[in-house]
């Protein structure tokens, strides 16, 4: 990189380096010399993996649970809004809802 599955409206921030960008991508919109992206330690969140337990005769697998030492992951703004189709609604703009695409994470195939 590539295919599957599950999640994505909650939650979680400080120092010290750095010095101008960041929010995948387009467009809005917003953060950002009162210090951006990244690097480091330090805190913390959450609960996918891995642990422990409960139901199913057992095993698996499937559901519910605990706990947070382990292995990711994360700590402005709903994945920041909208992007494709459909509905509703309205003269149109606007608005609202549903589905899907796309991205991110995990977990797993080959």
């Nucleotide at each position: 990189g590539a295919g599957u599955u599950a999640u994505a409206a909650a939650g979680a921030a400080g120092a010290g380096g750095g010095g101008a960008g960041a929010g995948a991508c387009a467009g809005g919109c917003u953060c950002u010399g009162c210090g951006a992206a990244c690097c480091u330690c330090u805190g913390g969140c959450a609960a996918c993996c891995a642990u422990c337990c409960g139901c199913c005769a057992a095993a698996c697998a499937g559901c519910a649970g605990a706990a947070a030492c382990g292995g990711u992951g994360c700590c402005a703004a709903u994945a920041c809004c909208u992007g494709u189709u459909c509905c509703c609604c309205g003269a149109a703009a606007a608005g609202g809802g549903a589905a899907g695409a796309u991205u991110a994470u995990a977990a797993u195939u080959g």
SAM riboswitch aptamer (S box leader) from Bacteroidales bacterium UBA5197, 110 nucleotides, folded computationally.
Its mean pLDDT, the model's own confidence on a scale to 100, is 85.
The organism belongs to Bacteroidales, within Bacteria.